Annotation:
RNAcentral holds the sequence, with entries from MGnify. Predicted 3D model of a 107-nucleotide RNA (SAM riboswitch aptamer (S box leader)) from a marine sediment metagenome.
[in-house]
RNA sequence: UCUUAUCAAGAGUGGCAGAGGGACCGGCCCUGAGAAGCCCGGCAACCGGUCGGCUCCGGUCGACAAGGUGCCAAGUCCGUCGAGCUCCAUGAGCUUGAGAGAUGAGA
Numbered sequence: 001u002c003u004u005a006u007c008a009a010g011a012g013u014g015g016c017a018g019a020g021g022g023a024c025c026g027g028c029c030c031u032g033a034g035a036a037g038c039c040c041g042g043c044a045a046c047c048g049g050u051c052g053g054c055u056c057c058g059g060u061c062g063a064c065a066a067g068g069u070g071c072c073a074a075g076u077c078c079g080u081c082g083a084g085c086u087c088c089a090u091g092a093g094c095u096u097g098a099g100a101g102a103u104g105a106g107a
Base pairs, nucleotide, nucleotide: 001107002106003105004104005103006102007101012040014039015038016037020030021029022028025079026078027077041072042071043070046068047067049064050063051062052061053060054059076100080098081097082096083095084094085093086092087091
């Protein structure tokens, strides 16, 4: 970089540390009542594993969670563009698709 799946749920009154953080830009937020980072803890079940059901033997469904990742403010915090719809309509809102992004798996 490409393909593909998922993105409304879930996760700490902990320790160290000390000023930043939420991808980018614009908002709007979080943060000395302690940010990032590290450790511990936890969540989940994408890959792998174990066990069980079914099987058209390719798989598929469920349980578990000691492995590989991931994740643990706000919907992916909100937005941008297209389409449709609603309304008390110079505008606002809702639904949906695309784009952008994140994570897994494969190339």